[in-house]
Notes:
RNAcentral holds the sequence, with entries from ENA. This is a predicted structure of a 74-nucleotide RNA (transfer RNA) from Candidatus Zambryskibacteria bacterium RIFOXYC1_FULL_39_10. NCBI's taxonomy places the organism under Bacteria, Bacteria candidate phyla, Candidatus Zambryskiibacteriota. Its Rfam family is "tRNA". Rfam classes the family as a transfer RNA. The coordinates come from a structure-prediction model, not an experiment, and the mean pLDDT is 82.
RNA sequence: GCGGCCAUAGUUUAAUGGUAUGACACGUCCUUGCCAAGGAUGAGAUGGGAGUUCGAUUCUCCCUGGCCGCACCA
Numbered sequence: 001g002c003g004g005c006c007a008u009a010g011u012u013u014a015a016u017g018g019u020a021u022g023a024c025a026c027g028u029c030c031u032u033g034c035c036a037a038g039g040a041u042g043a044g045a046u047g048g049g050a051g052u053u054c055g056a057u058u059c060u061c062c063c064u065g066g067c068c069g070c071a072c073c074a
Stems, first nucleotide, its partner, number of pairs: 001070007010024003018054001026042005047063005
């Protein structure tokens, strides 16, 4: 330099054009003499920008970051 894959909450994970899912962790409440466990409930996320579309996490382009392969050089 060329090509491919990936980026979603504190961590992990699903969704594949139509209100973004679950788990762990966290807050509140119940239960308990206390803790743990269990139950109920709540808050929290689509890397940045542009385009297409009535509508983009999803499709297209650019950028950023990560991983892999190929090429080149000494």